[in-house]
RNA sequence: GCUCGAGUAGCUCAGUGGUAGAGCACACCCUUGGUAAGGGUGAGGUCGCGGGUUCAACUCCCGCCUUGAGCUCCA
Numbered sequence: 001g002c003u004c005g006a007g008u009a010g011c012u013c014a015g016u017g018g019u020a021g022a023g024c025a026c027a028c029c030c031u032u033g034g035u036a037a038g039g040g041u042g043a044g045g046u047c048g049c050g051g052g053u054u055c056a057a058c059u060c061c062c063g064c065c066u067u068g069a070g071c072u073c074c075a
Base pairs, nucleotide, nucleotide: 001071002070003069004068005067006066007065010024011023012022013021018055026042027041028040029039030038048064049063050062051061052060
């Protein structure tokens, strides 16, 4: 330099055009003499950044950034 993949809640990930979700973690409540475990409720998101297409974009297209893998050239 080229090719391909990934970027979504604090963490691990799902969601492939039509209301952004799960598990764990966190807060509160129930339960207990107290804790742990268990149960319930809740909070938490500019969906990496900027444009475009569309009635409508996490999703499709373009560019950029970060990251992973492979390939090529020189030494």
A computed fold for a 75-nucleotide RNA from a Pseudomonadota bacterium, annotated as transfer RNA. Its Rfam family is "tRNA". Its family is annotated with triplet codon-amino acid adaptor activity in the Gene Ontology. Its mean pLDDT, the model's own confidence on a scale to 100, is 80. RNAcentral holds the sequence, with entries from ENA.